[in-house]
RNA sequence: UUGUUUCAAGGGCAAACUCGCUGAAAGGCGGGGACGCAAAACCUCCGGUCUAACUGGGUAUUCCAUACGAUAGCGGGGUUGCCGAU
Numbered sequence: 001u002u003g004u005u006u007c008a009a010g011g012g013c014a015a016a017c018u019c020g021c022u023g024a025a026a027g028g029c030g031g032g033g034a035c036g037c038a039a040a041a042c043c044u045c046c047g048g049u050c051u052a053a054c055u056g057g058g059u060a061u062u063c064c065a066u067a068c069g070a071u072a073g074c075g076g077g078g079u080u081g082c083c084g085a086u
């Protein structure tokens, strides 16, 4: 100097729940709060899952189907980032 190594150091994010706002809903945003996460940083390209306003059907207001909606903390994939003991 380079590589490997998560033993550390400095830290980071923030589940459930709750308050407010928003949405047809799933959910999202902000405050509080920590279940956890070495990418739980960012991106819907692929799959999964959730909702069904609109639309279509119907034995009919309550049913069925269906994303153009959502989920990046469900996976895959792409891009980027911090440290480096022995």
Base pairs, nucleotide, nucleotide: 012037013036017032018031019030020029021028022027035073041079042078043077045076046075047074048071049070050069055065056064057063

Predicted 3D model of an 86-nucleotide RNA (c-di-GMP-I riboswitch aptamer) from Sulfuricella sp. The coordinates come from a structure-prediction model, not an experiment, and the mean pLDDT is 84. Lineage of the source: Bacteria > Betaproteobacteria > Nitrosomonadales > Sulfuricellaceae > Sulfuricella. The RNAcentral record of the sequence draws on Rfam. Its Rfam family is "c-di-GMP-I riboswitch aptamer". Its family is annotated with cyclic-di-GMP binding in the Gene Ontology.